[in-house]
Molecule: Lysine riboswitch aptamer
Organism: mouse gut metagenome
RNA sequence: UGAUAGAGGCGCGGACGCCAUGCGUACCGCGAGACCAAGGCCAGGCAGCCGGUUUCGCGGGAGAGGGGCGGCCGCCGAAGGAGAAGGGGUCUGCCUGGGCCCCCAUCCUGGGACGUGGGAGAAUAUCCCCCGGACUGUCACGGGUCGUGGAGCGCUAUCA
Numbered sequence: 001u002g003a004u005a006g007a008g009g010c011g012c013g014g015a016c017g018c019c020a021u022g023c024g025u026a027c028c029g030c031g032a033g034a035c036c037a038a039g040g041c042c043a044g045g046c047a048g049c050c051g052g053u054u055u056c057g058c059g060g061g062a063g064a065g066g067g068g069c070g071g072c073c074g075c076c077g078a079a080g081g082a083g084a085a086g087g088g089g090u091c092u093g094c095c096u097g098g099g100c101c102c103c104c105a106u107c108c109u110g111g112g113a114c115g116u117g118g119g120a121g122a123a124u125a126u127c128c129c130c131c132g133g134a135c136u137g138u139c140a141c142g143g144g145u146c147g148u149g150g151a152g153c154g155c156u157a158u159c160a
Base pairs, nucleotide, nucleotide: 001160002159003158004157005156006155009076011075012074013073014072016070017069018068019067027060028059029058030057031056032055033054034053035052036051039050040049041048042097043096044095045094046093047092079109080108081107082106086102087101089100090099110136111135114132115131117129118128119127120126138150139149140148141147142146
């Protein structure tokens, strides 16, 4: 240096099943009322369509995204985050833009839990990021039942 195998532990990811949440919300139907001459369909332009917006009552009434739990499968840079360039779909049609999704050069993070702060989110769920002090695995160093420091591009074993 290469190949193979392996360890960390509330370890990581995935689809599936169940359960709530979302929600008596969006939306639909009927009835009553109020307001506006403009407005609505993500923003702008053009076109097209529809009168439109809103409140209350009654009758129906979701889904997605995001989660929890369970076993299963694949795993131990597992994976997560940021993200140039590029590509795709969608929101009435087209164009431009935005949001969202996919892919991704490159960069960051050893791991989970907890706490402050920030962001996402309908959310008191949950997730992500920075920071903090512990814990934990690992290696190095030292004055070695402890201390200090490092990072997974690491560590251990075997073989070449």